Description: The RNA shown here (SAM riboswitch aptamer (S box leader)) has 121 nucleotides and comes from a soil metagenome. Its Rfam family is "SAM riboswitch aptamer (S box leader)". Rfam describes the family as follows. The SAM riboswitch is found upstream of a number of genes which code for proteins involved in methionine or cysteine biosynthesis in Gram-positive bacteria. Of the family's consensus pairs, 97% are formed in the model. Its mean pLDDT, the model's own confidence on a scale to 100, is 83. The sequence is in RNAcentral, with records from MGnify.
[in-house]
RNA sequence: UCUCAUCCAGAGGGGCAGAGGGAUACGGCCCGUUGAAGCCCCGGCAACCACCACGCGCGCUCUCAUCGCGAGGCCUGUGUGGCAGGUGCCAAGUCCGUCCCGACAAUCGGGAAAGAUGAGG
Repeated sequence: UCUCAUCCAGAGGGGCAGAGGGAUACGGCCCGUUGAAGCCCCGGCAACCACCACGCGCGCUCUCAUCGCGAGGCCUGUGUGGCAGGUGCCAAGUCCGUCCCGACAAUCGGGAAAGAUGAGG
């Protein structure tokens, strides 16, 4: 930097530290000296990847059997379940808006952009 998937669920205590934090800019709204960021320890959530089991499908210079149908093995895809090894995460929908569309308005709904995380290039 590119591609794909997901982002309304879920899960916090302690120690050090000492004023900020919620990605970025602006606006809003929140969190914070009853202790923010950061670092460390312990705990937890989830299930993207890996791994395991089972089902189903494609394929094969494989094995067995057969007139034939077939059975097995391997590879690969996919579904379900399990596990918790590699990541990630543990205020608020990714805190909300900004751009576009729709709904008379307040306001609401949908989408995009940007971002985050994972997997792959």